[in-house]
RNA sequence: GGAGAGUUCCAAGCAGUCGCUCUUCGUUUCGACGAAGGGAGGAAAGUCCGAACUCAAACGGGCCACAUGCUCGCUAACGGCGAGGCGCGGUGACGCGACGGAAAGUGCAGCAGAGAGGAGACCGCCCGGGUUCGCCCGGGUAAGGGUGAAAGGGUGCGGUAAGAGCGCACCGCUCGUCCGGCGACGGACGGGGCAAGGUAAACCCCAUGUGGAGCAAGACCAAAUAGGGAAGCGGCUUUCGGGCUGCCCGUCCCGAUCAGCCGUGCCGCCUAGGUGUGGCUGUCCGCUUCCGGGUAGGUCGCAUGAGGCUCUCGGCAACGAGAGUCCCAGAGGAAUGACUGCUGACCGGGCGAUUGCCCGGGAAACAGAAUUCGGCUUACGGAGCUCUCCGGCG
Repeated sequence: GGAGAGUUCCAAGCAGUCGCUCUUCGUUUCGACGAAGGGAGGAAAGUCCGAACUCAAACGGGCCACAUGCUCGCUAACGGCGAGGCGCGGUGACGCGACGGAAAGUGCAGCAGAGAGGAGACCGCCCGGGUUCGCCCGGGUAAGGGUGAAAGGGUGCGGUAAGAGCGCACCGCUCGUCCGGCGACGGACGGGGCAAGGUAAACCCCAUGUGGAGCAAGACCAAAUAGGGAAGCGGCUUUCGGGCUGCCCGUCCCGAUCAGCCGUGCCGCCUAGGUGUGGCUGUCCGCUUCCGGGUAGGUCGCAUGAGGCUCUCGGCAACGAGAGUCCCAGAGGAAUGACUGCUGACCGGGCGAUUGCCCGGGAAACAGAAUUCGGCUUACGGAGCUCUCCGGCG
């Protein structure tokens, strides 16, 4: 000097004038006015995860569905974060991983090829026999070639008729023991010629977790309409309905009329009556489904939080604990703005040995809260720090 990797911070500040909005206090002729203080991001985006909160008394079990998937930690939780392990990529700093199980089962890998997973003999090589000398028949073989994305572990040596883990060495695989580590794993030694390759972001198995909607949730007030209509079921507890918004079971909680007529059984002083039961009718209550009608106004929810900042301690870190301090938007068709001046990250030029000085420009990119928070992903301007590689000079 060039090319890269990781990470942190900023994305304006102060003052004045005018305008908008919220909170608190005061005043008011109830129209509003005054004072003080605050007012859009690192992603507010995506709506991809997780929760808080709201609605619905609830609890347990089973099925089903979906999600995650190495180990140990963090967290309210997560599919997130931290630190490791293994694998892959990169010269490297580093980056990525959908990272449990293929010896539980099923499926898939077209075509080609002899043969695609307890799966083979096309060409070839070797041996024997025949031969019209072109080859034919039988046996052995899987080292060489071919097909294919992938072919019965790989390289080498020996051995063999030619070959082959047939034998041996090393690597791979598998089993055992020991050592290190909380662990995933790593290392060392020894045994076995060694079982059936790949694929689970294929079905599946295993482990863990979750199960509905969402602030347009929901609560209250006011007003209006048609306390509308139809169908089905149930109305006595041994039965039915509702109770979470996947289904089932169990426990538990809540709710469940009256009258008339007809028939019939029992009790009774065979009278008056009481009581049980079957059917029918009407009324009432509850649940389910469908049709139809009214309202869409106001107030709350609405910002004090798993909150921010500083310090100390613990921890490699994520983070945790303690102490102190601060209040940092709350609109409601949607406020948070405009102008001026100074400073100013940064850029350009000049001077200068350095620190620096002078002049000019100047916050440019991505982009605007809407219940809140923890993450991830995407978009993008500037500055700093650390590390890696290449080249040159000293």
Molecule: Bacterial RNase P class A
Organism: Acidobacteriota bacterium